[in-house]
RNA sequence: GGGACGUUAGUUCAGAGGAAGAACACUCGAGUGCGAACCGAGAGGUCGAAGGUUCGAGUCCUUCACGUCCCA
Numbered sequence: 001g002g003g004a005c006g007u008u009a010g011u012u013c014a015g016a017g018g019a020a021g022a023a024c025a026c027u028c029g030a031g032u033g034c035g036a037a038c039c040g041a042g043a044g045g046u047c048g049a050a051g052g053u054u055c056g057a058g059u060c061c062u063u064c065a066c067g068u069c070c071c072a
Stems, first nucleotide, its partner, number of pairs: 001071007010024004018055001026042004048064005
């Protein structure tokens, strides 16, 4: 220098154009002699950045940033 893949909650990851989710973690409750586990509820997201397409974008297109890998 060329290319592929990835970037979504604190963490690990789903979500292939029509209201952003799960698990774990966290908070509260229930429970217990007190706790853990289990159970119930809750909080938590400018979806890496900026543009574009569209009635509508996490999703499609372009550029950039960062990470992993391949080629040179």
The RNA shown here (transfer RNA) has 72 nucleotides and comes from Enhygromyxa sp. The source organism's lineage runs through Bacteria, Pseudomonadati, Myxococcota, Nannocystaceae and Enhygromyxa. RNAcentral holds the sequence, with entries from ENA. Rfam family: tRNA.